[in-house]
This is a predicted structure of a 72-nucleotide RNA (transfer RNA) from Candidatus Fermentimicrarchaeum limneticum.
Model confidence (mean pLDDT): 85 of 100.
The source organism's lineage runs through Archaea, Nanobdellati, Microcaldota, Candidatus Fermentimicrarchaeales and Candidatus Fermentimicrarchaeum.
Rfam family: tRNA. Its family is annotated with triplet codon-amino acid adaptor activity in the Gene Ontology. It is annotated as a transfer RNA.
RNA sequence: GGGCCCGUAGUCGAGUGGUAAGACGUCAGUCUCACACACUGAAGAUCCCCGGUUCGAUCCCGGGCGGGCCCA
Numbered sequence: 001g002g003g004c005c006c007g008u009a010g011u012c013g014a015g016u017g018g019u020a021a022g023a024c025g026u027c028a029g030u031c032u033c034a035c036a037c038a039c040u041g042a043a044g045a046u047c048c049c050c051g052g053u054u055c056g057a058u059c060c061c062g063g064g065c066g067g068g069c070c071c072a
Base pairs, nucleotide, nucleotide: 001071002070003069004068005067006066007065010024011023012022018055026042027041028040029039030038048064049063050062051061052060
């Protein structure tokens, strides 16, 4: 220098046009003498950034930034 893939709650991750699942973690309640486990509930994500397309973008297109793999 070239090619491909990825970037989504604190962490891991699903979702690939119609106002974002789940697990772990956190907080509260139930249980217990108490803790843990278990069960129930709650909070938590400007979906890396800037443009474009669209009635509508996490999703499609372009350009950046960051990470990984391969080639040279």
RNAcentral records the identical sequence in 3 taxa. The RNAcentral record of the sequence draws on ENA.